[in-house]
RNA sequence: CGGAAUAUAGCUCAGCCUGGUAGAGCGUCUGCUUCGGGAGCAGAAGGUCGUGAGUUCGAAUCUCGCUAUUCCGA
Numbered sequence: 001c002g003g004a005a006u007a008u009a010g011c012u013c014a015g016c017c018u019g020g021u022a023g024a025g026c027g028u029c030u031g032c033u034u035c036g037g038g039a040g041c042a043g044a045a046g047g048u049c050g051u052g053a054g055u056u057c058g059a060a061u062c063u064c065g066c067u068a069u070u071c072c073g074a
Stems, first nucleotide, its partner, number of pairs: 001073007010026004020057001028044005050066005
């Protein structure tokens, strides 16, 4: 320098292809249960979907730029 992949909750990830209310597991908090803890059960909180713009009635999803990380080639 050229090409590719990844970026979504505190953590690990799905959803993207085919645009239509942002989810799961673990973790955290509260309650029940227990002498207490753990386990179990019920409930709750937690997200500018890396960033900027474009297209669209509507974007995590499509298009373009940028940033970070990783891989391949020279």
A computed fold for a 74-nucleotide RNA from a Candidatus Fibrimonadaceae bacterium, annotated as transfer RNA.
Model confidence (mean pLDDT): 81 of 100.
The sequence was found in a public genome assembly.
Rfam family: tRNA. From the family's description: Transfer RNA (tRNA) molecules are approximately 80 nucleotides in length.